[in-house]
RNA sequence: CGGGGUGUAGCGCAGUUGGUAGCGCACUGGUCUGGGGGACCAGGGGUCGUCGGUUCAAAUCCGAUCACCCCGACCA
Numbered sequence: 001c002g003g004g005g006u007g008u009a010g011c012g013c014a015g016u017u018g019g020u021a022g023c024g025c026a027c028u029g030g031u032c033u034g035g036g037g038g039a040c041c042a043g044g045g046g047u048c049g050u051c052g053g054u055u056c057a058a059a060u061c062c063g064a065u066c067a068c069c070c071c072g073a074c075c076a
Base pairs, nucleotide, nucleotide: 001072002071003070004069005068006067007066010025011024012023013022019056027043028042029041030040031039032038049065050064051063052062053061
């Protein structure tokens, strides 16, 4: 430098005819238990890497860009 992939809640992930974001664990409160552990009930937390565009409407489509990973080329 070229090609490809990934980026969504603290962590691991899902999210196709575009329709306003979810699962598990974790976290908070409560109940049960003498306590721990555990079980159950309830709850909080993200605008989807960033910027822009299309659209009534974008995590999703288009462009640019950033970070990381893989492959290749180049230099040594």
A computed fold for a 76-nucleotide RNA from Candidatus Dadabacteria bacterium UBA1144, annotated as transfer RNA. It matches the Rfam family "tRNA". It is annotated as a transfer RNA. The coordinates come from a structure-prediction model, not an experiment, and the mean pLDDT is 80. Taxonomically the source falls in Candidatus Dadabacteria (Bacteria, Pseudomonadati, Thermodesulfobacteriota).